[in-house]
RNA sequence: AAGUAUUGGAUGGAGAGUUUGAUCCUGGCUCAGGACAAACGCUGGCGGCGUGCCUAACACAUGCAAGUCGAACGACAGGUAUUCAUCUUGUUUCUUCGGAAACGAGGAGGAUAUGCUGAGUGGCGAACGGGUGAGUAAGACGUGGGAACGUACCCCAAAGAGAGGGAUAGCGUUGCGAAAGUGGCGGUAAUACCUCAUAAGCCCGAGAGGGGAAAGGUGCAACUGCACCGCUUUGGGAGCGGCUCACGGCCCAUUAGCUAGUUGGUGAGGUAAGGGCUCACCAAGGCGACGAUGGGUAGCUGGUCUGAGAGGAUGAUCAGCCACAUUGGGAAUGAGAGACGGCCCAAACUCCUACGGGAGGCAGCAGUGGGGAAUUUUUCGCAAUGGGCGAAAGCCUGACGGAGCGACGCCGCGUGGAGGAUGAAGUCUUUCGAGACGUAAACUUCUGUUGUAGGGGAACAAGAGACAUGGGAGUGGAAAAUCCAUGUUGAGAUAGUACCUUACGAGAAAGCCCCGGCCAACUACGUGCCAGCAGCCGCGGUAACACGUAGGGGGCGAGCGUUGUCCGGAAUUACUGGGCGUAAAGGGUGCGUAGGCGGCAUUUUAAGUCGAGUGUGAAAUACCAUGGCUCAACCAUGGAAGUGCACUUGAAACUGGAAUGCUUGAGGUCAGGUCAGGGAGACGGAAUUGCCAGUGUAGGGGUGAAAUCCGUAGAUAUUGGCAAGAACGCCAGUGGUGAAGACGGUCUCCUGGACUGAUACUGACGCUGAGGCACGAAAGCCAGGGGAGCAAACGGGAUUAGAUACCCCGGUAGUCCUGGCCGUAAACGAUGUUCACUAAGUGUGGGGAGCGUGAAGCUUUCCGUGCUGAAGCCAACGCGAUAAGUGAACCGCCUGGGGAGUACGACCGCAAGGUUGAAACUCAAAGGAAUUGACGGGGGCCCGCACAAGCGGUGGAGCGUGUGGUUUAAUUCGACGCAACACGAAGAACCUUACCAAGGCUUGACAUGUAGAUAGUAGGGAGCCGAAAGGCGACCGACCCCUUCGGGGGAGUCUACACAGGUGGUGCAUGGCUGUCGUCAGCUCGUGCCGUGAGGUGUUGGGUUAAGUCCCGCAACGAGCGCAACCCCUGUACUUAGUUGCCAGCAGUUUGGCUGGGCACUCUAAGUAGACUGUCGGAGAAGAUCCGGAGGAAGGUGGGGACGACGUCAAGUCAUCAUGCCCUUUAUGCCUUGGGCGACACACGCGCUACAAUGGUGUGGACAGAGGGAAGCGAAGCCGUGAGGCCAAGCGGAUCCCAAAAACCACACCUCAGUACGAAUUGCAGGCUGAAACCCGCCUGCAUGAAGUCGGAAUCGCUAGUAAUCGUGGAUCAGCCAUGCCACGGUGAAUACGUUCCCGGGCCUUGUACACACCGCCCGUCACACCACCCGAGUCAGGAAUGCCAGAAGUCGAUUUUGUCUAACCCAGCAAUGGGGAGGCAUCGCCGAAGGCAGGCUUGGUAAGGGGGGUGAAGUCGUAACAAGGUAGCUGUACCGGAAGGUGCGGCUGGAUCACCUCCUUU
Repeated sequence: AAGUAUUGGAUGGAGAGUUUGAUCCUGGCUCAGGACAAACGCUGGCGGCGUGCCUAACACAUGCAAGUCGAACGACAGGUAUUCAUCUUGUUUCUUCGGAAACGAGGAGGAUAUGCUGAGUGGCGAACGGGUGAGUAAGACGUGGGAACGUACCCCAAAGAGAGGGAUAGCGUUGCGAAAGUGGCGGUAAUACCUCAUAAGCCCGAGAGGGGAAAGGUGCAACUGCACCGCUUUGGGAGCGGCUCACGGCCCAUUAGCUAGUUGGUGAGGUAAGGGCUCACCAAGGCGACGAUGGGUAGCUGGUCUGAGAGGAUGAUCAGCCACAUUGGGAAUGAGAGACGGCCCAAACUCCUACGGGAGGCAGCAGUGGGGAAUUUUUCGCAAUGGGCGAAAGCCUGACGGAGCGACGCCGCGUGGAGGAUGAAGUCUUUCGAGACGUAAACUUCUGUUGUAGGGGAACAAGAGACAUGGGAGUGGAAAAUCCAUGUUGAGAUAGUACCUUACGAGAAAGCCCCGGCCAACUACGUGCCAGCAGCCGCGGUAACACGUAGGGGGCGAGCGUUGUCCGGAAUUACUGGGCGUAAAGGGUGCGUAGGCGGCAUUUUAAGUCGAGUGUGAAAUACCAUGGCUCAACCAUGGAAGUGCACUUGAAACUGGAAUGCUUGAGGUCAGGUCAGGGAGACGGAAUUGCCAGUGUAGGGGUGAAAUCCGUAGAUAUUGGCAAGAACGCCAGUGGUGAAGACGGUCUCCUGGACUGAUACUGACGCUGAGGCACGAAAGCCAGGGGAGCAAACGGGAUUAGAUACCCCGGUAGUCCUGGCCGUAAACGAUGUUCACUAAGUGUGGGGAGCGUGAAGCUUUCCGUGCUGAAGCCAACGCGAUAAGUGAACCGCCUGGGGAGUACGACCGCAAGGUUGAAACUCAAAGGAAUUGACGGGGGCCCGCACAAGCGGUGGAGCGUGUGGUUUAAUUCGACGCAACACGAAGAACCUUACCAAGGCUUGACAUGUAGAUAGUAGGGAGCCGAAAGGCGACCGACCCCUUCGGGGGAGUCUACACAGGUGGUGCAUGGCUGUCGUCAGCUCGUGCCGUGAGGUGUUGGGUUAAGUCCCGCAACGAGCGCAACCCCUGUACUUAGUUGCCAGCAGUUUGGCUGGGCACUCUAAGUAGACUGUCGGAGAAGAUCCGGAGGAAGGUGGGGACGACGUCAAGUCAUCAUGCCCUUUAUGCCUUGGGCGACACACGCGCUACAAUGGUGUGGACAGAGGGAAGCGAAGCCGUGAGGCCAAGCGGAUCCCAAAAACCACACCUCAGUACGAAUUGCAGGCUGAAACCCGCCUGCAUGAAGUCGGAAUCGCUAGUAAUCGUGGAUCAGCCAUGCCACGGUGAAUACGUUCCCGGGCCUUGUACACACCGCCCGUCACACCACCCGAGUCAGGAAUGCCAGAAGUCGAUUUUGUCUAACCCAGCAAUGGGGAGGCAUCGCCGAAGGCAGGCUUGGUAAGGGGGGUGAAGUCGUAACAAGGUAGCUGUACCGGAAGGUGCGGCUGGAUCACCUCCUUU
């Protein structure tokens, strides 16, 4: 300090994306975190600490990894030391000169000592240490126990160590063999081996008694000895090991039964030891749903990773245990092995070989090959730690300690610090102003980690031993050594490393990933559904923050990403901590076994439970504290913890056990009524059909309409009779009964259950219920009957594009009965059974009690069965005492969609098939409830020239015009259902013009800027070429401003550069404008309220309106955009004003308002008034409002116009204009000439003129409004048949002109015909405009005189001053192809019963699988491609067993009176030797591995062919489903069909709509 107790505090659990138009829920998928023995990509400075074949327990070259002891033993060779004598020789000294001595050197030899190396005997070790995880699901492991055991070395204690013996290796010699190796003979030692003695508290035995050991070596001393190391026996200890018990930890039941030594007993054998461990005999047991047996997978644990935890995953490194050592078997040795670096046998493989025979085992450390995505050096050292041997020195040690390699992991450090703005250059962006990188750099200055060079330089080392001194010291006759202490000495692989220090010098050291959301970080360019990205959602089809690159930014950093795996998030297997009405999920129903759970009271027990204590829970790890490496990682020390197990002890509430009671659970008894409950038998009437007979005659039947069919051989209809089978009307009811399926005429018999009331009986006997058993609609199957009606299949008729259907006519199985199978349904309340509790109200069925004289009725109670509803629950819908509420018990079931209720296997079945029930693969959803829309061949209400009622057209003809198509050099472009098509275009001969051909121009036809040039310059320009544009060009020939008179500036022109230009593209990048739904009545908001929410309410409802107009009601109250009104025109009146307008009265008059005059009227154009449901009656509850009336010029928005809500259609327009981006730049720009836009087999739209008599023609006559007019309108007059011309007045206009209005009226002719209708077409001749009428204008005259006689299917407009009809004007415009468009007036109708139907629209409601919204969605076959799977004649390979054959090594047994060889010992013998003899060899037997044979089982690979499944932008056929989906759908079953599917039988509502019934709620 953690921990424990108390208090206080702390620690401790995060979500997101994706189903939808949106929402809530369910549910899967995916992401963010952590971790790795990792690998891969890019990159890489240093150090420390760790870590490194997860795959082929695949094969291995080479070296090393287990030896040691001479103080157990014999001997040999060489070395060293000492010594001896001898030989050779050098120096010095002495010398008698011969030599001698001393000191050395060398050679050979002997002895002694030493002790090294190699081999052997012997001892100890080699059974440890090291490796690996193949096998093993239990002879294993973990935790805690137990008794019937062993134990070398070590410790303690007791006792002993006496006397003998014979061998043998080495060695020598001699054979065999290529080798490995091996044989004979000879001799030898021991701590090797054997015998005897002795001995216990040892062993055997009840006992008597019997059995039963040893070894020496070294040092010192040397006179008997002392010490140490060993040796023997016994007892004990410690540690180690063997055995055993309980509990614990994987998957599969598509593995359900397994087992003969099997289970037990008795006896024997065996073992260190209990035991079927083995054997003989006896018995028949043992295990298993609490999962045996079998199969698959796997070493187990401490721990590790993750997690809030509980859990989940994992079992590298470190530590404990186990197993294994090429594969399989086996024993021997030994304390210990069934032995990694031992042996034997078998097998595979490799190597050697002289072919006869041998050798080998890296899952030790390095290393090699191989496999693989992937894992290191053939390193140093025994200095430390540890181990073996040894008395010790020491030797050995790939254990270990170090180093090396690898960013493989964790940790630490660095790649510089400070200053530095003109915000440099450069790059990127840009709105062109600038902004960003950015104090970043440069530059100045500083520091020196790391680095480089030089110098110094560790700790880890404690010792042992040796030497010296002292002690021991007492023993002993005496001494030394062993022993202890002190001192000296004493060994470093790492390593000249860490570390310290000096110098140099910013010098040598930054990358990786990401930037659409999740998720932190954005721009540009390139690309154009391409290339590519992607964890999920998803990006990319010309403006990509999503691809690639760049700039910038974000994150991490010597690393960063990716991939893989595990946990988490995932409460997504839910113990903590989920569910099952509709999302996946209640078994079809009951009875009942095991199991689970269980009422009240008392006593007892102590198994569960709880308390206390003890033991254990190895160490390491994790946690806390402290400490050591400069810090950290790492390491050390101490502590706490380890939720567990065991034992001891205590408590007794609860559960369990035992015992005794109780009555409330359960059951029983009695009484009563109740029931379509079940089974059997009998009987009945109606109807249908058939047959017979009568009446009767031409049809019947059937349908949307028909036909097949029946009928003159007499049907249908009708009457009577007979027969047969099936089903039981009314009663009949969300009434009853039953467990469910299900049950319905009447009566009888047999039988079941529940209910009510009473009760003096039993005494927990109960609940649930895996397996099991029984029942179980319809269809179907077998056998035998039966067969009226109905009716799969089938036949025919219709319908249809087809119609294997719906409809119709027939019709067989079947439907019915008996017996036997089947065992499934939407077997549903989609709701398991049981018990208890928790507001009310109201029906109904069966009973009881009370009140009531009784009937009725009222009150109450039990059991059923409905509805509404409180609390509560629910994702919502809804449920709500009959729970889906609150609790308890038990069972069943679910875990994304598809594949699939399929395959395989098993069981059941006669079959059909049922039950059980996967995987590969594939998708990111599949789904529930509710919401808003849209839609419906759903419903209700209501509008609109929507239909109907009318009038007139179009569609037929000719022509005009637009479009499509075709053609063309070009026929420029756009517009395409309504809502393109007399539209852009309110004027294409040139121009326009965008198109085509040809010819030209290139700073350009046009704009701005910069720079430069500019007096013969700008400009003009005869003439020449040319189709023009354009080109050449004599000649003429300048300007403005300032000025210091030198000049400067400007305009113009030229040159060069920026740029101009584009009717080029994109209307799917846009603005603006427009169309359309639609002048439809709608569309919204604020606050409040309701709902988890989307959302609702308001805005719905009842009335009413043209209207969401208004009123009433109402959890709404208000408001906005729309409607209406305000604006304009028009209709009435008044006021004002009176010219160019007007003329009532007055005057004049040329008779024209012409003039005077006037402003009354008309009119003009300003203003005002007027109409508001104001008023009356009625209707309306009231109100809004409606109907009718009065008044009024006008009456219920008076008529018309302008005005177009939120939005929809990626509607239209880049060619009106504007504009982003892209494209073009001697051309896609500009100019010019000519052509084209006017073509013409055809098709369509919009129109004009007609087809005639309500008409045409001729003559005469009458009445408008609104416009326009100067490059204009143009009068009058004259000319012309006319178009028109000439001349010319007036008028910028209430004055003049265009200007004649026409239909109409009057008269006349035409007389029903292709005409006196109709005018096309064509010819000729003219006029006008215009440079110019050929392509390609209009008009006139004459001539010509086509089609057409009212128009098929179909279709358009219009509701009143409207339709119809008649003319007039204007814009554009030189002219005009205008019959178009816009406007103006004249004449002036018909009809609307009504809302069934068609179309469009509005509101409410309903269903929905639609939401790019029905032009939606969507199903199945077929065809093609790919993928995985199943079956498959077979075939190949593996695995575990079984039976038989054969049987290696080896243990065990046997060898009997007789296989063979026997050292010690015994007997005999003087001896030689003989006999006995454990044992060996050999033989036989049991067991026994590999192997062989056989039939099955099982797993995997492969296979002709077959089968379905999945997936795949635009294949084929149909249309099954979603709306009433056009035949409601779904469902089990059966039959049928190209396919979806159809039909039959039964079932379900998870069916719309209408009506009815019942119940309930509200009033």
This is a predicted structure of a 1563-nucleotide RNA (small-subunit ribosomal RNA) from an uncultured Thermotogae bacterium. It matches the Rfam family "Bacterial small subunit ribosomal RNA". Rfam links the family to the GO terms ribosome and structural constituent of ribosome. Model confidence (mean pLDDT): 82 of 100.